This is a predicted structure of a 71-nucleotide RNA (transfer RNA) from a Phycisphaerales bacterium.

[in-house]
RNA sequence: GGGGGCGUCGUAUAAUGGGAGUACACCGCGGUCGCAUCGCGGGGAUGCGGGUUCGAUUCCCGCCGCCUCCA
Numbered sequence: 001g002g003g004g005g006c007g008u009c010g011u012a013u014a015a016u017g018g019g020a021g022u023a024c025a026c027c028g029c030g031g032u033c034g035c036a037u038c039g040c041g042g043g044g045a046u047g048c049g050g051g052u053u054c055g056a057u058u059c060c061c062g063c064c065g066c067c068u069c070c071a
Stems, first nucleotide, its partner, number of pairs: 001070007010024004018054001026042005047063005
């Protein structure tokens, strides 16, 4: 320098164009003498900028970052 893949709450991971979910973690309540476990509830995310579309996590382009292959 070139090819390919990936980027979603703090972490991990779903969502093949139409209400962004799950687990752990965090917070609150219950429970306990207290802590932990447990039960119930709550908050928090689509890398950035454009385009297509009535509508984009999803499709297209560029940039950034990570992984990998070639030189």
The source organism's lineage runs through Bacteria, Pseudomonadati, Planctomycetota, Phycisphaerae and Phycisphaerales. RNAcentral records the identical sequence in 5 taxa. Rfam family: tRNA. The family's RNA type in Rfam is transfer RNA. Gene Ontology term of the family: triplet codon-amino acid adaptor activity. Its mean pLDDT, the model's own confidence on a scale to 100, is 84.